[in-house]
C1' cells in the first nucleotide's frame, strides 16, 4: 500500500428499507425464604419532555441499524 469482512443498551445477539433494540446474560426493585440461592413478577440508553441515540459525517429515500460515498477503529488475506 492493495482487496474482504465486521462496528446496535453495561455484554452477548437479532432486526425483510417500514413501531429502534427481539431473545438471553448482567443488574436493580418486589414476591417467596430465618437468611441465602433457586425460582417468579416489573423495571433497566440520554432528555429541556418537545424529541434524540444503530463508530463519526453527508446522499438516495414518504421513510436507512439495513442502500450509496467519505472518514475512523477492530478483524482477515495478499504484497
Nucleotide at each position: 500500500g492493495c482487496g474482504g469482512g465486521c462496528g446496535u443498551g453495561g455484554c452477548g445477539g437479532a432486526a425483510u428499507g417500514g413501531c429502534a433494540g427481539a431473545c438471553g446474560c448482567g443488574c436493580c426493585a418486589g414476591a417467596c425464604u430465618u437468611a441465602g440461592g433457586a425460582u417468579c413478577u416489573g423495571g433497566u440508553a440520554c432528555u429541556u419532555c418537545g424529541g434524540u441515540g444503530u463508530a463519526a459525517g453527508a446522499g438516495u429515500u414518504c421513510g436507512a441499524g439495513u442502500c450509496u460515498c467519505u472518514u475512523c477503529g477492530c478483524c482477515c488475506g495478499c504484497a

This is a predicted structure of a 79-nucleotide RNA (transfer RNA) from a Clostridia bacterium. Rfam family: tRNA. About the family: Transfer RNA (tRNA) molecules are approximately 80 nucleotides in length. It was read from a public genome assembly. The coordinates come from a structure-prediction model, not an experiment, and the mean pLDDT is 81. NCBI's taxonomy places the organism under Bacteria, Bacillati, Bacillota, Clostridia.